RNA sequence: GCGGGAGUAGCUCAGUGGCAGAGCACCGGCUUCCCAAGCCGGGUGUCGAGGGUUCGAACCCCUUUUCCCGCUCCA
Repeated sequence: GCGGGAGUAGCUCAGUGGCAGAGCACCGGCUUCCCAAGCCGGGUGUCGAGGGUUCGAACCCCUUUUCCCGCUCCA
């Protein structure tokens, strides 16, 4: 330099055009003498960034950025 993949909640991830979600974690409550476990409730978010397409974009297109993998060149 070229190609491919990934970036969504604190963490691991789902969501391929129509209200942003799950598990774990966290917070509050119930239960208990206390703790843990269990049960009930709560999403806590600039979907990496900018622009475009569309009535409507996490999703499609362009640019850009960070990380991972492969290839090539130089040393």
Source information
A computed fold for a 75-nucleotide RNA from Syntrophomonas zehnderi OL-4, annotated as transfer RNA. Lineage of the source: Bacteria > Bacillati > Clostridia > Syntrophomonas > Syntrophomonas zehnderi. The sequence is in RNAcentral, with records from ENA. Its Rfam family is "tRNA". Gene Ontology term of the family: triplet codon-amino acid adaptor activity.